RNA sequence: CGUUUCCUUGCUGGAGAGAGAUCGCCCCGCCCGCAAGCGGUGGCCAUCCACCGAAGGAGCAAGCCGCUCGAUGCCGUGCACCCCAGGCCGGCACAGGCGGUGAAUCUCUCAGGUAAAGCGGACAGCAGGCAAACU
Numbered sequence: 001c002g003u004u005u006c007c008u009u010g011c012u013g014g015a016g017a018g019a020g021a022u023c024g025c026c027c028c029g030c031c032c033g034c035a036a037g038c039g040g041u042g043g044c045c046a047u048c049c050a051c052c053g054a055a056g057g058a059g060c061a062a063g064c065c066g067c068u069c070g071a072u073g074c075c076g077u078g079c080a081c082c083c084c085a086g087g088c089c090g091g092c093a094c095a096g097g098c099g100g101u102g103a104a105u106c107u108c109u110c111a112g113g114u115a116a117a118g119c120g121g122a123c124a125g126c127a128g129g130c131a132a133a134c135u
Stems, first nucleotide, its partner, number of pairs: 002134004007129007018049001020048003024044003027040004050114003056110001057108003063101006070094001072093005078088002
């Protein structure tokens, strides 16, 4: 110098799901002397139900590692036996069981979210910054 990766900055793109119900308060309109009443696809708070998954969070498959294990297989210049077979012992492998590690856009739905707008948004592209590794 270059490449890759983590983190991070800016710009751009970026889905899904109730304009839910109820109570209260405020605002607006109609009516009205005021109040009361009616309407609102307006705002705030609380409760309840339904739903979404792409902030965050949580869970795990194969594989790998370790332990254990048997009516399994193989090996042994091991033990005993006159020899063979068989028995015991040791090692290796394999099946099973247990534990550890182990991913997501999968699963859960704690958190978050559910008209438009706005905010947020995994992830992706471009342009930078820092660090690490490799060369």